[in-house]
RNA sequence: AGGCCCAUGGUGUAACGGUAGCACUAAAGAUUCUGAUUCUUUCAGUCGGGGUUCGAAUCCCUGUGGGCCUA
Numbered sequence: 001a002g003g004c005c006c007a008u009g010g011u012g013u014a015a016c017g018g019u020a021g022c023a024c025u026a027a028a029g030a031u032u033c034u035g036a037u038u039c040u041u042u043c044a045g046u047c048g049g050g051g052u053u054c055g056a057a058u059c060c061c062u063g064u065g066g067g068c069c070u071a
Stems, first nucleotide, its partner, number of pairs: 001070007010024004018054001026042005047063005
């Protein structure tokens, strides 16, 4: 310098263009003499900007960060 891929709660991981789920973690409650386990509930997320669309996590452009390949 060129090319490819990735970015989603605190963590990991899903999601045909149509209500963003799941598991763990955390908080509260139930259970227990206490703790663990178990059960119920709650909190919390689409990397930034722009575009297309009735509608974007998803498609397009651009930027940022990370990874890989070639030189």
This is a predicted structure of a 71-nucleotide RNA (transfer RNA) from Phycisphaera mikurensis.
The RNAcentral record of the sequence draws on ENA, GtRNAdb and Rfam.
The source organism's lineage runs through Bacteria, Planctomycetota, Phycisphaerae, Phycisphaeraceae and Phycisphaera.